[in-house]
RNA sequence: ACGACACUCUGGAGAGUCGGCCCGGAGGCCGCACCGAAGGAGCAAGCCUUGCCCAGACUGGAUUUCGGCGGGCGAAACUCUCAGGUACAGGACAGAGCGAUGG
Numbered sequence: 001a002c003g004a005c006a007c008u009c010u011g012g013a014g015a016g017u018c019g020g021c022c023c024g025g026a027g028g029c030c031g032c033a034c035c036g037a038a039g040g041a042g043c044a045a046g047c048c049u050u051g052c053c054c055a056g057a058c059u060g061g062a063u064u065u066c067g068g069c070g071g072g073c074g075a076a077a078c079u080c081u082c083a084g085g086u087a088c089a090g091g092a093c094a095g096a097g098c099g100a101u102g103g
Base pairs, nucleotide, nucleotide: 002103005099007097008096009095010094011093016032018031019030020029021028022027033086034085035084039082040080041079042078046073047072048071049070051069052068053067055065056064057063
């Protein structure tokens, strides 16, 4: 100097001005409709496989190679919509600042 993490500031999309009841209320409950960028979940190529099957090489035994099935690892702004959201708040991500420890 740089990276990750935490904190601060700035920017930051989408979708209900929904209906009913209670209520002082932007709150609570129920119903229908919708959004994806808190969080969470799923997987492609590829890699691995000491499980199963098939074929080959070699063959005393053993070993080994290719292929198929199954299993494991495997990303996202993709997908799901559990959670959250459809005023504010929050908000992935980006920029700037900054802190201690370590490499």

This is a predicted structure of a 103-nucleotide RNA (Glycine riboswitch aptamer) from an Anaerolineae bacterium. The sequence was found by an Rfam model in a public genome assembly. The source organism's lineage runs through Bacteria, Bacillati, Chloroflexota and Anaerolineae. It matches the Rfam family "Glycine riboswitch aptamer". Rfam links the family to the GO term glycine biosynthetic process.